[in-house]
Context: one part of a larger RNA
RNA sequence: CGCUCGCUAAGGAACUAGGCAAAUUCACCCCGUAACUUCGGGAGAAGGGGUGCCCGCGGUAGGUGAGGUCGUACAGACCGAGCCGAUUCGGGUCUCAGUAAAGAGGCUCUGGCGACUGUUUACCAAAAACACAGGUCUCUGCCAACUCGAAAGAGGAGGUAUAGGGACUGAUGCCUGCCCAGUGCCGGAAGGUUAACAGGAGGGGUUAGCCGCAAGGCGAAGCUCUGAAUCGAAGCCCCGGUAAACGGCGGCCGUAACUAUAACGGUCCUAAGGUAGCGAAAUUCCUUGUCGGGUAAGUUCCGACCUGCAUGAAUGGCAUCACGACCGGAGCACUGUCUCAGCGAGCGACUCA
Repeated sequence: CGCUCGCUAAGGAACUAGGCAAAUUCACCCCGUAACUUCGGGAGAAGGGGUGCCCGCGGUAGGUGAGGUCGUACAGACCGAGCCGAUUCGGGUCUCAGUAAAGAGGCUCUGGCGACUGUUUACCAAAAACACAGGUCUCUGCCAACUCGAAAGAGGAGGUAUAGGGACUGAUGCCUGCCCAGUGCCGGAAGGUUAACAGGAGGGGUUAGCCGCAAGGCGAAGCUCUGAAUCGAAGCCCCGGUAAACGGCGGCCGUAACUAUAACGGUCCUAAGGUAGCGAAAUUCCUUGUCGGGUAAGUUCCGACCUGCAUGAAUGGCAUCACGACCGGAGCACUGUCUCAGCGAGCGACUCA
C1' cells in the first nucleotide's frame, strides 16, 4: 500500500452525476394512526409505550379426566380424585444495557410513466418495452374463415357467430370533434379501354398452264407465310359508401373613446382547416421563457401563464385509488459519503530465512 472487517472527537450529505456505499429501523404485545379512495384500501401509515428474574392474586381461571350419580338408552345431563397449569394486574429486585448474543421494515411529502399480479434481451438493458382483463373494427354460415402441406391429409374443433381468425387500443372514470380530395377496402354496373380465343377482308412464297425468238413476264387450284375490321371477361377509367381504414386537420389585412388586445369585418386557398382537453410537457428551438413556491443561494423540482419552433382525442385525449428492485424533486432520522483523517483485526504485498 491492497482486499475484507471493527471502532471513532466535533460536525452531519458540506461527498457525489446521484445519500452510491454504509449507518439508522427491525421480533412480539399494547395504544394510536392523516390526505385521498374504485369504500376493498391507504395501514406495519405516521407516532408512542412495554419485554429479564422473584413474590402475591393462585395451584386460581382453564385443560385433561380415573371413578361415580340420574336416565329405557352404547343419546344426554351432572358430581369429580389425580395430573398439567397460565395471560393480565399488583408488589419487589439486579445490570450501563432484559426480543441483553444471533436472526428480523428506515420513514414521510410531491411529480412523471405504466392501471394492477405477471413477461423480457440464457452471458452488459427488467424498463415508461411485451403481456394483460376491458373497448372497437373487420373476416367467417361450417367441407367456415385462416394456417401447414404439390397432394392425401391435419390444425381451427369433435368447436358453430355469447364461436373462431386478423388488426388496433389497453383497468376504471369523463370522453373520443371536422375532412372520403389522395391511397386502401366495400358496393355498383350504363358507358370508355382491354388478353387469349373466335374471325378472316387483304397481302406474300411456290407452279400446272399461258405469252414471248430470247432474256423474261403473267399466273388457277393446292400447299404455305402473314393478316385488317368485328367479337371477347375480370381489372382499370367511371359512379357511390367507408376514418376505433392509411392518413390530413391554413394564410394575409383591417377594426373598440389612453395604450394594448381584437368579440367583429374583408380577402385568398383547401377534401377539411385542430373541437373538448392538456400545454416551456418523456413533446419548447429561442430558453436557465415569465411569475409564484421551496433554498442563504435552485439550468433540476412543484404550481401557474400560453408566444404549442413542432400538443390533441383507440397512431387514443385528459383525469385517477391501489401497485412499482422504474425515473425526477424535497424533508426527517441516521451515518467515515465528506471536512480529514486516526486506531485496530485477519489475509496479501514487502523484508529476512

A computed fold for a 353-nucleotide part of an RNA from a Nitrospiria bacterium, annotated as large-subunit ribosomal RNA, domain IV. Model confidence (mean pLDDT): 89 of 100. The organism belongs to Nitrospiria, within Bacteria.